[in-house]
RNA sequence: UACUUAUCCAGAAAGACCGAGGGACUGGGCCCGACGACGUCUUGGCAACCUGAAAUAAAACAAGGUGCCAACUCCCGUUCCAAAACUUUGGCUUUGGAAGAAGAUAAGUA
Numbered sequence: 001u002a003c004u005u006a007u008c009c010a011g012a013a014a015g016a017c018c019g020a021g022g023g024a025c026u027g028g029g030c031c032c033g034a035c036g037a038c039g040u041c042u043u044g045g046c047a048a049c050c051u052g053a054a055a056u057a058a059a060a061c062a063a064g065g066u067g068c069c070a071a072c073u074c075c076c077g078u079u080c081c082a083a084a085a086c087u088u089u090g091g092c093u094u095u096g097g098a099a100g101a102a103g104a105u106a107a108g109u110a
Stems, first nucleotide, its partner, number of pairs: 001110008013043005021032003027076003044069003048066003051062002073102001078099007086091001
């Protein structure tokens, strides 16, 4: 780096430095940010996967390896189904649900 599998509605603080953008995307929203965001470091915490221990459906426990600590992966943006409104029956808008795509994380393989 690629592939496979699983999960993504919960959870989790503070200090120092930096100094203007940030929230993955070509887009549309909405939010965070000089009351200092984002990022880096330190300490602390959470507990998704591996691990330990336990167990034999699991759950609960620990926090060693990764990871994570604003908002559902912040919402939508691709398809399908249902309902409602508007509509000279062609359609269009909104809401809800499902499945995908993409992204993130872990484990395994190459």
SAM riboswitch aptamer (S box leader) from Hymenobacter translucens, 110 nucleotides, folded computationally. The sequence was found by an Rfam model in a public genome assembly. The prediction has a mean pLDDT of 82.